[in-house]
Molecule: RNase P RNA; transfer RNA
Organism: Gaiellaceae bacterium
RNA sequence: GUGCAGGCCGGGUGACCGCGGGCACGCUCGCAAGAGCGUGGUUGAGGAAAGUCCGGACACCACAGGGCAGGACGCUGGGUCGUUCCGCGAGGCGUGGCCCAGGCGGCGAAAGCCGACGGAAAGUGGAACAGAAAGGAGACCGCCGACUGAUUCGUGCACGAUCCAGUCGGUAAGGGUGAAACGGUGGGGUAAGAGCCCACCAGCGGUCGUGGCGACACGGCCGGCUCGCCAAACCCCGUCCGGUGCAAGGCGAAGCAGGUCCCGACGACGUGGCCCGCCGAGGGACCGGGUACGCCGCAGAGAGGGAUGGUCACCCUCGACAGAAUCCGGCUUACAGGCCUGCUACGGAG
RNA sequence: GGGCGCGUAGCUCAGCGGGAGAGCACUCGCUUCACACGCGAGGGGUCGCUGGUUCGAUCCCAGCCGCGCCCA
Numbered sequence: 001g002u003g004c005a006g007g008c009c010g011g012g013u014g015a016c017c018g019c020g021g022g023c024a025c026g027c028u029c030g031c032a033a034g035a036g037c038g039u040g041g042u043u044g045a046g047g048a049a050a051g052u053c054c055g056g057a058c059a060c061c062a063c064a065g066g067g068c069a070g071g072a073c074g075c076u077g078g079g080u081c082g083u084u085c086c087g088c089g090a091g092g093c094g095u096g097g098c099c100c101a102g103g104c105g106g107c108g109a110a111a112g113c114c115g116a117c118g119g120a121a122a123g124u125g126g127a128a129c130a131g132a133a134a135g136g137a138g139a140c141c142g143c144c145g146a147c148u149g150a151u152u153c154g155u156g157c158a159c160g161a162u163c164c165a166g167u168c169g170g171u172a173a174g175g176g177u178g179a180a181a182c183g184g185u186g187g188g189g190u191a192a193g194a195g196c197c198c199a200c201c202a203g204c205g206g207u208c209g210u211g212g213c214g215a216c217a218c219g220g221c222c223g224g225c226u227c228g229c230c231a232a233a234c235c236c237c238g239u240c241c242g243g244u245g246c247a248a249g250g251c252g253a254a255g256c257a258g259g260u261c262c263c264g265a266c267g268a269c270g271u272g273g274c275c276c277g278c279c280g281a282g283g284g285a286c287c288g289g290g291u292a293c294g295c296c297g298c299a300g301a302g303a304g305g306g307a308u309g310g311u312c313a314c315c316c317u318c319g320a321c322a323g324a325a326u327c328c329g330g331c332u333u334a335c336a337g338g339c340c341u342g343c344u345a346c347g348g349a350g
Numbered sequence: 351g352g353g354c355g356c357g358u359a360g361c362u363c364a365g366c367g368g369g370a371g372a373g374c375a376c377u378c379g380c381u382u383c384a385c386a387c388g389c390g391a392g393g394g395g396u397c398g399c400u401g402g403u404u405c406g407a408u409c410c411c412a413g414c415c416g417c418g419c420c421c422a
Stems, first nucleotide, its partner, number of pairs: 001346001003343007011315007019044003023040007046321001050332002053330005058245004070241005075102009085092002103117001104115004118236002123234002125230002140175002142171008152161004183201006202226002204223008249296004256288001258287006267279001269277002316319001351421007360374004368405001376392005398414005
């Protein structure tokens, strides 16, 4: 010098000026609650504050129980955080996120990296074009047999051999097509062939043993079983999930279309009186659409005219991506440059 | 701030995982004295971008980019 992994920083120091929050003190206003101003000291963006892709807190709505639809997750063990259910409780079972370790598969020479890692022997379906045939498939060329006809040769004139064409059949070895063609190599076998049979190898299934908590690995035996691909196709299996989001929502005050109830002059009506019914100026209580004000929700930064900045000096490697709006965790995406630690292979030096 | 949806030709839109298409517009030719209408032919595409699944992606999945709508 190269590559890999993990962690960290994201200009620094000083002075001055400015902005937001909260604290203390002082002054002014106000009956008070409090508001305004000034001074002092204090505090003030990120590793992603982003995307809003997941999960939770929190809030409101709904809720007897269950289901459909939809969604999330999907190898194993452990830890941690959260959570349904069970339990009086300690806690237990299950499950999701993250972390650590491991198994399997892929990539790499290695360090190491990546994996949407349940099921294709439940079912439905897909595989264009090419090709004969695309899933218990298939005969185009080729190979082989039988029959018929024709060619040539041989002779013992009826057969044999050779070769051509047609028909019927056998055949998955070979050619050719394709992303993919129903195990591979060798031998036997056969008319020609074929796991048809055998040996070895590869895979699959069953079973047993060993190792491991387990995923799984290794080995023996059996079965010629060769059953291929796609679930980021429908789907099946297992577990979990009510809905809406701080523009959720709460409090206070104002205002108002109106609604309900009560009181109501013994006032009007029911032929005069009483009971009863109904109406009733007015008063009271409660509710109250839309609109809209203040405060809370709201934070060890934090508002609603929404702050986090500027100038100067010095230094360096001359500074990237980018800026909070309820909060927290995870994921993803963007990012100049630099530092530390461990490791890999090669080269050089000792 | 929060919640949804959409990107295919110049425009408006279709599009079972296997040819990228329709209407209007554009160009050329015919028709007409000329134009329009009409008839015929033709050109034009990074299917927003980047990865992944698959033999194969406009389509399925993920991440970015852009645009639009709703919520006091």